[in-house]
RNA sequence: AGACGGCUGGACGACCGCUGCUUUUGUAAGAGGGUGGAGGAAAGUCCGGGCUCCACGGGAAUACGGUGCCGGCUAACGGCCGGCGGGGGCGACCCCAGGGAAAGUGCCACAGAAAACAAACCGCCCGAUCGCGCGUGGGAAACCAUGAGCCUGACGGCAAGGGUGAAACGGUGCGGCAAGAGCGCACCGCGCCCCUGGUGACAGGGGCGGCAGGGUAAACCCCACCGGGAGCAAGACCGAAUAGGGGCGGCCGGACGGCGCAAGCGCGUCCGGGGGCAUUCCCGCCCCGCCGCCCGGGUUGGUCGCGUGAGGCGCGCGGUGACGCGCGUCCCAGAGGAAUGGUCGUCGGACGCCGAAAGGCGCGGACAGAACCCGGCUUACAGGCCGUCU
RNA sequence: CGGGGCGUAGCGCAGCCUGGUAGCGCACCACAAUGGGGUUGUGGGGGUCGGAGGUUCAAAUCCUCUCGCCCCGA
Numbered sequence: 001a002g003a004c005g006g007c008u009g010g011a012c013g014a015c016c017g018c019u020g021c022u023u024u025u026g027u028a029a030g031a032g033g034g035u036g037g038a039g040g041a042a043a044g045u046c047c048g049g050g051c052u053c054c055a056c057g058g059g060a061a062u063a064c065g066g067u068g069c070c071g072g073c074u075a076a077c078g079g080c081c082g083g084c085g086g087g088g089g090c091g092a093c094c095c096c097a098g099g100g101a102a103a104g105u106g107c108c109a110c111a112g113a114a115a116a117c118a119a120a121c122c123g124c125c126c127g128a129u130c131g132c133g134c135g136u137g138g139g140a141a142a143c144c145a146u147g148a149g150c151c152u153g154a155c156g157g158c159a160a161g162g163g164u165g166a167a168a169c170g171g172u173g174c175g176g177c178a179a180g181a182g183c184g185c186a187c188c189g190c191g192c193c194c195c196u197g198g199u200g201a202c203a204g205g206g207g208c209g210g211c212a213g214g215g216u217a218a219a220c221c222c223c224a225c226c227g228g229g230a231g232c233a234a235g236a237c238c239g240a241a242u243a244g245g246g247g248c249g250g251c252c253g254g255a256c257g258g259c260g261c262a263a264g265c266g267c268g269u270c271c272g273g274g275g276g277c278a279u280u281c282c283c284g285c286c287c288c289g290c291c292g293c294c295c296g297g298g299u300u301g302g303u304c305g306c307g308u309g310a311g312g313c314g315c316g317c318g319g320u321g322a323c324g325c326g327c328g329u330c331c332c333a334g335a336g337g338a339a340u341g342g343u344c345g346u347c348g349g350a351c352g353c354c355g356a357a358a359g360g361c362g363c364g365g366a367c368a369g370a371a372c373c374c375g376g377c378u379u380a381c382a383g384g385c386c387g388u389c390u
Numbered sequence: 391c392g393g394g395g396c397g398u399a400g401c402g403c404a405g406c407c408u409g410g411u412a413g414c415g416c417a418c419c420a421c422a423a424u425g426g427g428g429u430u431g432u433g434g435g436g437g438u439c440g441g442a443g444g445u446u447c448a449a450a451u452c453c454u455c456u457c458g459c460c461c462c463g464a
Base pairs, nucleotide, nucleotide: 001390002389003388004387005386006385007384008383010347011346012345013344014343015342016341018037019036020035021034022033023032024031025030039367043378044377046376047375048374049373050372051231052230053229054228058282059281060280061279062278064227065226066225067224068223069083070082071081072080073079084098085096086095087094088093099222100221104220105219106216107215108214121162122161123158124157125156131150132149134147135146136145137144138143170188171187172186173185174184175183189211190209191208192207193206194205195204196203197202235304236303237302238301245295246294247293248292249291250290251289253271254270255269256268257267258265259264273288274287275286276285277284311330312329313328314327315326316325317324318323351362352361353360354359391463392462393461394460395459396458397457400416401415402414403413410447418434419433420432421431422430423429440456441455442454443453444452
């Protein structure tokens, strides 16, 4: 100068209050004594559970949401530990939503020839052909024949180079070729197979293949695994009025029959619609309109849920570790429009000002604050201390 | 305390699902019509897409964290 891990995050005293428990006194209201009284994040509510209620008959498939290298830990997890692979750093060490792109679909703007069954703008090569002048031969000339050269460069061949782009259909080198090209070879990369080591991710080695298969899944999707919904304003108990709920009785849709002269009549038999259980299928279950009487709940309020728990601390043992096991010991907030505070004194980190410094003066403690509980993650945090390492 | 939603120009909103150009109305500015104003027409300007990080070639849009606001539940 850094990297990683852990701890702490004002101290002491006096006085006045608030609150839980307990005790004494008091008929009671109350009063006195003792004792406890915010956090590492109590926060965000991002995950996982406990607890509670609701829903739930079973099976299969689908849909929806989440997770995603391997092994372990754990009540569980998207957490943690140890490894593997990839990336960064000189290093200690840090980071990774880290399954599948040869199942399918979509997208890849602009630029560029072409954005993925391939294709060819400039270019490289071969070269038909057009044109130009020259040489040679023939001819009086026009011109004809022929040769090499220059120019044009169709049809083809190529993908090395240029150019575009975030990305261009393996890379480097040698050979090869008209020019080129995995066309051939060596090495690297990639794919497949085998062997060895490892529980495994994977690693090492050998052989084969001339290269197929660009990227994107925090696009749809595929595969594997997991998931019922809501939340203490959950919920339980005690409990007025009014409105709604349940039970009983009366009333009831259609067809046919029966009774009746007929209007009609719950007298009998049969049948039926709609909705819910996430969806579909199979089987299955539940609910339904008006009047009288009776019964039992909810709302305001009060009590419980609510403080012994996956609990803290110490020691020992096992494990690299997360963690587990055993023994001992402790009880450590429980309010509720919501307590945990206020004033003063002594000291005081940091900060500000002055000063060259020693020091002096001022101010005076970061983030924040329980609301059912627990395990994590994430975010905020002035400063101080300790350990290991580069 | 618990649950849900929204932040895009001065204001009210689209665009986000399915990623490549940020748009509409009112407001603002200029010009024209009018003697002037209102009004109408034509043209124009203005946006860190609440903030930070990540995925991707590329983010208002997808993911995570964070800030603010609104609604609901006794």